[in-house]
RNA sequence: UGCUUAAAAAGGCAAAACCGUCGAGAGGCGGUGACGCAAAACCUCCGGUCCAAAUACUUUGGAUAGCGGGGCUGCAGGC
Numbered sequence: 001u002g003c004u005u006a007a008a009a010a011g012g013c014a015a016a017a018c019c020g021u022c023g024a025g026a027g028g029c030g031g032u033g034a035c036g037c038a039a040a041a042c043c044u045c046c047g048g049u050c051c052a053a054a055u056a057c058u059u060u061g062g063a064u065a066g067c068g069g070g071g072c073u074g075c076a077g078g079c
Base pairs, nucleotide, nucleotide: 002079003078004077005076012037013036017032018031019030020029021028022027035066042071043070045069046068047067048064049063050062051061052060053059054058
């Protein structure tokens, strides 16, 4: 540098639930907490799902990156 992800993980993240808080809502953020995660870092480009509005059955705006694909950067192991 290229390919790869069976097992492992120094270090890392943190589901549900509860508490606080923000939001009209889906949901976000913080704390406690660990179900899990090798990108569960980041980006809504595509599809899905969810919320809201309407000139309403499709369009607009929003949420989800821990629904999948894609993009991009990185850690560890193997070849």
A computed fold for a 79-nucleotide RNA from Pseudidiomarina aestuarii, annotated as c-di-GMP-I riboswitch aptamer. Its mean pLDDT, the model's own confidence on a scale to 100, is 83. It was read from a public genome assembly, where an Rfam model found it.